[in-house]
Molecule: transfer RNA
Organism: Alphaproteobacteria bacterium
RNA sequence: GGCCCCGUAGCUCAGUCGGAUAGAGCGACGGAUUCCUAAUCCGUAGGUCGCAGGUUCGAAUCCUGCCGGGGUCG
Numbered sequence: 001g002g003c004c005c006c007g008u009a010g011c012u013c014a015g016u017c018g019g020a021u022a023g024a025g026c027g028a029c030g031g032a033u034u035c036c037u038a039a040u041c042c043g044u045a046g047g048u049c050g051c052a053g054g055u056u057c058g059a060a061u062c063c064u065g066c067c068g069g070g071g072u073c074g
Base pairs, nucleotide, nucleotide: 001073002072003071004070005069006068007067010026011025012024013023019057028044029043030042031041032040050066051065052064053063054062
């Protein structure tokens, strides 16, 4: 350098056949329960979906470039 895969919440990931409010588990915070802790239950916050453009009425999803990570070929 060519080709392929991945990048979504603090972490691990789902969603990737375009459709209206972006989700789960763990974690954090608050509450209930308990003599206290753990466990359990309820609730809350947290995301410009890697960045920038394009297509579209509408993009996490499609297209292009770039950035980062991994693999492979030379």